Small-subunit ribosomal RNA from a Pseudomonadota bacterium, 1540 nucleotides, folded computationally. It matches the Rfam family "Bacterial small subunit ribosomal RNA". RNAcentral holds the sequence, with entries from ENA.
[in-house]
RNA sequence: UUUUCGGAGGAUUUGAUCCUGGUCCAGGAUGAACGCUGGCAGCGUGGAUAAGGCAUGCAAGUCAGAGGGCUAAUUUCUAGUGGGGUUUCUCACUAGGAAUUAGUACCUGGCGAACGGGGCAGUAACGCGUGGGUAAUCCACCCUCAAGACGGGGACAAUCUGGGAAACCAGGCUAAUCCCCGAUAGUCUGAUUGGGUGAAAUUCCCAAUCAGUAAAGGAAGGGAGUAAUUCCCGACCGCUUGAGGAGGAGCCCGCGUCCUAUCAGGUAGUUGGUAGGGUAAUGGCCUACCAAGCCUAUGACGGGUAGGUGGCCUGAGAGGGUGGCCGCCGCCAGUGGGACUGAGACACGGCCCACACUCCUACGGGAGGCAGCAGCCGAGAAUCUUGGGCAAUGGGGGAAACCCUGACCCAGCGACGCUGCGUGGAGGAUGAAGGCCUUCGGGCUGUAAACUCCUUUUCCCUGGGAGAAAGGGAGAAAAUCCCUGAUCGUACCAGGGGAAUAAGCGGCUGCUAAUUCUGUGCCAGCAGCAGCGGUAAGACAGGAGCCGCGAGCGUUAUCCGGAUUUACUGGGCGUAAAGGGUCCGUAGGCGGCCAGGUAAGUCUACCGUUAAAGCCCUCGGGCUCAACCUGAGGAAUGCGGUAGAUACUGCUUGGCUAGAGGACGGGAGAGGGGGCUGGAACUGCCGGUGGAGGGGUGAAAUCCGUUGAUAUCGGCAGGAAUACCGAAAGCGAAGGCAGGCCCCCAGAACGUUCCUGACGCUGAGGGACGAAAGCGUGGGGAGAGAAAGGGAUUAGAGACCCCUGUAUUCCACGCCGUAAACGAUGGGGACUAGCUGGUGCAAGUGUCGACCCUUGCACUGGCGAAGCUAACGCGUUAAGUCCCCCGCCUGGGGAGUACGCGGGCAACCGUGAAACCCAAAGGAAUAGACGGGAGCCCAAACAAGCGGUGGUCCAUGUGGCUUAAUCCGACGACAACCGUGGAACCUUACCAGGGCUUGACAUGCUAGUGAAACCCUGCCGAAAGGUGGGGGGUGCAAGGCACUAGCACAGGUGCUGCACGGCCGUCGUCAGCAGGUACCGUGAGGCGCAUGGUUAAAUCCCAAAACCUGCGCAACCCUCGCCGUGUGUUUGCUCUAAACCCUUGUGGUUUAGGGAUGUCACACGGGACUGCCCUAGCAAUAGGGAGGAAGGUGGGGACGACGACAGGCAAGCGUGGCCCUUAUGCCCUGGGCUGCACACGUGGAACAAUGCCCGCUACAAAGGGUUGCGAACCCGCGAGGGGGAGCUAAUCCCUAAAAAGCGGGCCCAGUUCGGAUUGAAGGCUGAAACUCGCCUUCAUGAAGCAGGAAUCGCUAGUAAAGGGAAAUCAGCCAUGUUCCCUUGAAUCCGUUCCUGGGCUCUGUACUCACCGCCCGUCACGCCAGUCGAGCCGGAAACAGGCGAAGGACCUCUUUUUGAGGUACGAGCCUGGAGCCGGUGAGAAGGGCGAAGUCGAAACAAGGUAGGGGUAGGGGAAUCUGCCCCUGGAAAAAUCAAUUU
Repeated sequence: UUUUCGGAGGAUUUGAUCCUGGUCCAGGAUGAACGCUGGCAGCGUGGAUAAGGCAUGCAAGUCAGAGGGCUAAUUUCUAGUGGGGUUUCUCACUAGGAAUUAGUACCUGGCGAACGGGGCAGUAACGCGUGGGUAAUCCACCCUCAAGACGGGGACAAUCUGGGAAACCAGGCUAAUCCCCGAUAGUCUGAUUGGGUGAAAUUCCCAAUCAGUAAAGGAAGGGAGUAAUUCCCGACCGCUUGAGGAGGAGCCCGCGUCCUAUCAGGUAGUUGGUAGGGUAAUGGCCUACCAAGCCUAUGACGGGUAGGUGGCCUGAGAGGGUGGCCGCCGCCAGUGGGACUGAGACACGGCCCACACUCCUACGGGAGGCAGCAGCCGAGAAUCUUGGGCAAUGGGGGAAACCCUGACCCAGCGACGCUGCGUGGAGGAUGAAGGCCUUCGGGCUGUAAACUCCUUUUCCCUGGGAGAAAGGGAGAAAAUCCCUGAUCGUACCAGGGGAAUAAGCGGCUGCUAAUUCUGUGCCAGCAGCAGCGGUAAGACAGGAGCCGCGAGCGUUAUCCGGAUUUACUGGGCGUAAAGGGUCCGUAGGCGGCCAGGUAAGUCUACCGUUAAAGCCCUCGGGCUCAACCUGAGGAAUGCGGUAGAUACUGCUUGGCUAGAGGACGGGAGAGGGGGCUGGAACUGCCGGUGGAGGGGUGAAAUCCGUUGAUAUCGGCAGGAAUACCGAAAGCGAAGGCAGGCCCCCAGAACGUUCCUGACGCUGAGGGACGAAAGCGUGGGGAGAGAAAGGGAUUAGAGACCCCUGUAUUCCACGCCGUAAACGAUGGGGACUAGCUGGUGCAAGUGUCGACCCUUGCACUGGCGAAGCUAACGCGUUAAGUCCCCCGCCUGGGGAGUACGCGGGCAACCGUGAAACCCAAAGGAAUAGACGGGAGCCCAAACAAGCGGUGGUCCAUGUGGCUUAAUCCGACGACAACCGUGGAACCUUACCAGGGCUUGACAUGCUAGUGAAACCCUGCCGAAAGGUGGGGGGUGCAAGGCACUAGCACAGGUGCUGCACGGCCGUCGUCAGCAGGUACCGUGAGGCGCAUGGUUAAAUCCCAAAACCUGCGCAACCCUCGCCGUGUGUUUGCUCUAAACCCUUGUGGUUUAGGGAUGUCACACGGGACUGCCCUAGCAAUAGGGAGGAAGGUGGGGACGACGACAGGCAAGCGUGGCCCUUAUGCCCUGGGCUGCACACGUGGAACAAUGCCCGCUACAAAGGGUUGCGAACCCGCGAGGGGGAGCUAAUCCCUAAAAAGCGGGCCCAGUUCGGAUUGAAGGCUGAAACUCGCCUUCAUGAAGCAGGAAUCGCUAGUAAAGGGAAAUCAGCCAUGUUCCCUUGAAUCCGUUCCUGGGCUCUGUACUCACCGCCCGUCACGCCAGUCGAGCCGGAAACAGGCGAAGGACCUCUUUUUGAGGUACGAGCCUGGAGCCGGUGAGAAGGGCGAAGUCGAAACAAGGUAGGGGUAGGGGAAUCUGCCCCUGGAAAAAUCAAUUU
């Protein structure tokens, strides 16, 4: 600079990820329909279904200038009658004739009716499209040119007559532009001959000769003529012949034109030829004869569906879909057949016949065809007026005027579509009211409204008012005049009026723009997909608000798009769907190197065509704009033609050797087939020895054995398989192949580089081979062994295990043809780093030779670069980079099923759907969790011990039952002497009854009262409460206070712990959990935090793509143990003095004063750190030792990571929401929470002699005490009472410690054990011990003789045993809980097992995470399809029979016609065969369906590893046999890697 104008994604499989893959959505479109709504205008558009049936009207006539008839008027002629007149004549009427004028389509005739209009049934075809051909053709009307039109004859109709219900029929008259004959004619037609053009000529052209075929008149006007129904001319319109044009039509050909192979063979006029017929014309178009061809996997034939196209919709395009309106072509006209007329038809509004249907009928017969315009019925989700006009455009006829025209032009109806306009504009905050929400502050609706000003499109009223008109007529006339508009008084213009007449629909969880409240409570409902709804629903319904579009908006249906999801553009196949089991090979596809030719493909330029309309682009025009209409130009991927180019491909010719093949050489091999043969083992038989068992299993049993097994020795027989060698060794196309020897056959590798000369690769169909099982026939049969039988196991056991055992396994011959036939990887060729093994061959160095070593080729393993892959992984043996050919895939299930066909003896195999259901089904990898997987480690987890629980009685809690109520919560571990660390009332929440209603309690407001508050008091009542009175008290106001009435509100142990805060339990004092940065991975995620050691510990060390950090661990805190320092009363010790006491002492007590070595108390410090030594180790650390009060964390406590259990508490408290409000609130009395056939948990006391009873004597720690602890002393057997000292506490009290010790008794017994239960009498607390307290004394004296299955705690000052104290508390149901001291053990080999936990690896179909997932039968319901004795219907074909109309042919005939016949022939009938559809008792399987039954097949080693093929069995999943696979765990081996 030129060209190009063009491409978006999202949701949904998972705990999460990546991929594969389907489903769904956002867009555009429509002849639409439905729902809600609806102001105007313009332009379009409107029966898609029943090519179902149709009432009524209209849709094709016209020509009077072709002819006949008829009607009217006028003129005229003839005849008759009458009047006038009477020679003629004249008038009127009647009848007949003629002429003129005007009219009339009744008849003949001409032209038209074959166009226009409608529909899309049929048609898969030269039907259509496109490009050609016609040397194989035709054409009425129209135009141009040339020539001609002479003479003669004939019939039929209307009318008339007769018949008939009608339709119509019969008889008879007549004209013509009707029909016929004759004449004439050519460049016409036919025949013959010659020449020409051309690729080609009987055919076209030229020339010649012969023969044959034409015609119609009408008419304004004019002339001639005395006149006539006479003659002549005649514009113009017609007629005949020929030539040409325009336009139209016929026929032929190339190419293109839907699905189905579960349609594979089709075809007798079939294919071709010859001759003839027929046609405008070619041709089997038809006929005769001859030949036997013709079409077909490049899809014939058959079946299904369908008018084709220009175009239209969509799409970036390529494509896909579609064919309504408009244009072109075709076909059809109730269904089927047929011809006639004609230029043209086999004819929508013509004819004939048949059939179906409808209508008329006098019953004899007739009539009809809306898929023309309107309109009706019907079916349907659904589609309009029985309108106006020929004014315009166009068509038919006519000389023309004109007539006809449901073509057309207009109008009407429908938001059906497209387009335009409007429903007002500006201002207007105190942000009104109302509504909704609210955190109660406010926010939203919202400048929205009101209100003020303005405008008038639209609307209404009034007035004006184009244009579409060209043409036609009159006229001498180009003058002039007159006439013509359905739409329509329309568009438009002007004036007036007044915001006046005018907004809805859908949506608001995500995708997808837009959110809240209320109601509902897995209900009602929503939903395009994912999915919402089970009491706080942004998803249902309503409201408010918001979002989108707007006279529309949504929904449904359909098409394209998105979908690169059929992939030409532009996909795949190891594991996701997908490589054929393997090889050979036909067609086909593809094909090495060098040249020549050619120009088919290919490329370039130009020409023709690609109708118009439409789309697109450029420039314009007309409606106010737009939609719409319109002018000019461009463009238009195809087809045909001409010329050129020759790189590549093709064709052809010649050559080459690198592909391929052959020849030669020496080697390797479980390669195949056949024959012969060996040993071991096994079983059987015979014999010997021998004598009780053997066999088998987890353990057993069935079984074998004294008729002698097993064992052992010898001998014989038989069949099958071939140990060691042997090896991820070898060979083969695959399946597969293994003792040895021999014979036969075949392939590959290597080496030599001699020959051929592209001979090649692949390979649809096709052919061959093809494990095991299985089948047929005949053999064989040792072992093994489906089925079968028995024994076990088990709930059962149709299984796993065991004992038997048939088919089978073996051989021969013949079938079958499938496997996880796998490397889940088709074949061939080329290219792209390496390292390291194995096998075969060859060469080289070297050697006498060989091994070894090096190199090359071929095959076969492992690891790996680049690259690829979703990842795993593959990686010169590709899954890398390319080329060629074949096969296969397109969501899951249904289903490798059904039907059909082919194969097979059968079993079955091959081919191979649909309906219906689902929104997934899948692959790889990740993190967890789990495993009747593996490894490592820990723990009072087991083991080793001690003592218990489970048995008894009692206490206590729980369940259950009961009850008016037995209040509520907690339920495996982690509820159950738990909330409760104190239920007689109270507590108290429950029940019964009695009461209160602004309330027992808080705050505020309004009004009123005040001789009020406050104190005392009467009556009723069980109390609460109700109802009074009196006294004290008061100056007023305000305030306070109280009451009364009322309003806000209080109150709720009512619900939701699954709305929450907070606190707690458990995993667990387990060692884990997490972050930053870096690194690895597409990603989830990994690494860090692992391996090796070590530790109580993610404690530490070494190391390491990690380096750090945080929460946890540990430590810091408290307490106990040792020491020191300080302090020193009330403690302790001690000294001195005094008093008192007695048992007279080294006595005790008290008081006063003093002291500081120890105890004690309280503070503050010290001390322990693996610091030191030895051993082991790199280290961390471990073992041992020393010292020390204490040693490796010194003991104990407090302290509890990230999280999980929707764990627990709404009744501790707080708290959202919901609910109650003269009650679900509050008060009171009484009752209940204590209720008792029973079951469970936790405890107490026991069962006795290590004991019990009695007496005596010792030794603690910690704690508590003024509404309190309460001493001495006295009383009581005692509980206790009296008493009141002392003590606010190192002072006094509780306070006696108990077990122990000493002494005595008991003597093994239901006891001097044990103490339950019960009776009686008492005490204490408290208003009050009946329900329902504790204690004392006396009496009573139950069970229980050591506790089944099972189960709990504890590792040292621990267990066990003993007592003490405290909280709560009037008292106490405390045997509970917490704390304190006293006495004080046993055991730990060890980690196999049980339980729990931590780490690592592994498998997984689990993730609600194994209490997971999940399979099949059976039972029930619903759905679709299959089979099905049959029954019914449809379309098409075949065979036979009958056979209308019709044309052809034949015969007869009155030669006009008619009659008869022959073949063809629609159709009808009959028959059998196949196809399609409907229906069908019943049958089998399938799919789906919150909670059915039986088992437990799969997923972990799924508890017998699973799976494939095959065969048999079984309620079912399935089990078993044989062969195969790993898509099995674990172990071993091998290979590789690393180190030495």
Notes:
Taxonomically the source falls in Pseudomonadota (Bacteria, Pseudomonadati).